[in-house]
Context: one part of a larger RNA
């Protein structure tokens, strides 16, 4: 000397921009954080509409009944495997670096073919039950893009090469009198892409030898199986081998990286924000579903703990975002919006999003800005020194004249907006002037931030300086007090009567909205 997710003790004026539980992967009241789709179905608790009837308080009430840019609950369908946390485990089943081959891949692009034709159910609902709840049993009735058979059938699949097998699903807009023609959205089998993901290999990735041997599915092989896929990934049998002083095995710390600080570099440290990958989701196991999970806000089983109970039995699961307790030297608001950016549903119109974009708290850090500017010697008063003359505090103050960043007050006002909806032309599909759908004009309307950024104007030096240091290392001295006492310290050491080292005043040095400590790193 540089640094820091930083405490802590003085001190505090303003913005921009970033950062903020390192410690208990302890326990958590509340409340939000994963919905949506009625253009898949039956429908119709609730809503508006509107139409009849009845009472009447004469414009609301009940009831029936139709409509919907409505929709609770229910079937169903995509999505809850991202997106958001946190590091407990993990020394290799991670990670980074470069290489492979025996694999899936939901939306999504591109290609070829098909969407015929039938069938029984199960919720919703109704009845009747049981429970204190939680939720449940029996009977009966329905409807699809829920399920399920029959054609069809190849560039799948299987094949003994002769064959054999396997699929769907409607929905909705416009013309039309109807027949029927058209568009879009979808399903189905098959190719291929692009995305994501599984698997191998090699090299590398802390410390201990006061760990030296470890090893029976362990090496290997064949025959099964298993899986989307190679393989002891599992069995049955053979074989007797595989690792190890280039440190196996132990036991101990620890998520990895890009990077971050530090250094003239080599290196040494670390691994917070941000990005990639991994691993977890009360604690241990396990599978269901699905293209995808063995699955933070799904399931089941055991276990600790917490809460309810009519004791018979239930509920839960913040390491999402706030916020409580407890730990702690420490670490924010139970805040706004979906306006932008992304994401999930959806034809869209739109919904939902504590990602995320903004606010609020905090000098935690980093730039940046101000706490005035000139002028003024009677070198005032006042303070401390004195050798009593003066010195110094000092152009400082006061006084004169400005200015008015920033702040206060009060106007004015951008940019983030791109989309959305209606009109209207020509264009494309189409048999079509219809709908749809890109493109142009117009019109209309979407901002949480926000009382914005920014500009003007008004008053007025007014609202804004501290902190440490001063024996040497180390820039800066005298004085009074104390008198090996109180005390100081980073080392060396100061202090037992003239202390430039304690305390206090002058005064000086450095830094400055910060300064100092103490911790950590190099």
């Nucleotide at each position: 000397g540089a640094u820091u997710g930083a405490a802590c003790g003085c001190u505090g004026g303003u913005g921009g921009c970033a950062u903020g539980c390192u410690u208990a992967a302890c326990a958590c009241a509340u409340g939000c954080a994963a919905g949506u789709c009625g253009a898949a179905c039956g429908g119709a608790g609730u809503c508006a509409u509107u139409a009849g009837u009845a009472g009447c308080u004469u414009g609301c009430u009940a009831c029936u009944g139709a409509u919907g840019a409505u929709c609770g609950a229910g079937u169903g369908g995509c999505g809850g495997a991202c997106g958001g946390g946190u590091g407990a485990g993990u020394a290799a089943u991670a990670c980074a670096u470069a290489g492979g081959a025996a694999u899936c891949u939901g939306c999504c692009c591109u290609u070829u073919a098909g969407c015929g034709g039938g069938g029984g159910a199960c919720a919703a609902c109704u009845u009747a039950g049981g429970g204190a709840a939680a939720c449940u049993u029996a009977a009966g009735c329905u409807a699809a893009u829920a399920c399920c058979g029959c054609a069809u059938a190849a560039u799948a699949u299987c094949c003994a090469c002769g064959g054999a097998u396997c699929a769907a699903a409607g929905c909705u807009g416009g013309c039309g009198a109807a027949a029927g023609c058209u568009g879009g959205c979808g399903c189905u089998a098959a190719a291929g892409g692009a995305u994501g993901a599984g698997c191998c290999u090699a090299u590398g990735u802390c410390g201990g030898a006061u760990u030296a041997g470890c090893u029976a599915g362990u090496u290997g092989g064949u025959g099964g199986g298993g899986u989307a896929a190679a393989g002891g990934c599992c069995u049955a049998c053979c074989a007797a081998g595989g690792c190890g002083a280039c440190g196996a095995u132990c036991c101990g710390u620890a998520g990895c990286u890009g990077u971050u600080c530090u250094g003239a570099g080599a290196g040494g440290a670390a691994g917070a924000u941000c990005a990639g990958c991994c691993a977890c989701a009360c604690u241990g196991g396990g599978a269901c579903u699905g293209a995808g999970a063995c699955a933070c806000g799904g399931c089941c089983c055991a276990g600790a703990c917490u809460c309810c109970u009519a004791c018979g039995g239930g509920a839960g699961g913040c390491a999402g975002c706030a916020g409580u307790g407890g730990g702690g030297a420490a670490u924010a608001u139970u805040g706004g919006a979906c306006a932008a950016u992304g994401g999930g549903g959806g034809c869209a119109a739109c919904c939902c999003u504590g990602a995320u974009c903004c606010a609020g708290c905090a000098a935690u850090g980093c730039c940046a800005c101000g706490u005035g500017u000139g002028u003024g010697a009677a070198g005032a008063a006042g303070g401390c020194c004195u050798g009593a003359g003066g010195g110094u505090u000092g152009u400082a103050a006061a006084g004169c004249a400005c200015u008015u960043u920033u702040g206060u007050u009060g106007g004015g006002g951008a940019g983030g907006a791109a989309g959305u909806u209606g009109a209207u032309u020509a264009g494309g599909u189409u048999a079509a002037g219809a709908g749809c759908u890109a493109a142009a004009u117009c019109a209309a309307u979407u901002g949480a931030c926000g009382u914005u950024a920014c500009c003007c104007a008004a008053a007025g030096a007014a609202a804004a300086a501290g902190c440490a240091c001063c024996g040497g290392c180390u820039a800066a001295c005298u004085c009074u007090g104390u008198g090996c006492c109180a005390g100081c310290a980073g080392c060396c050491g100061c202090g037992g009567u003239a202390a430039u080292a304690c305390a206090g005043a002058g005064g000086g040095u450095g830094c400055g909205a910060g300064c100092g400590u103490u911790a950590a790193u190099c």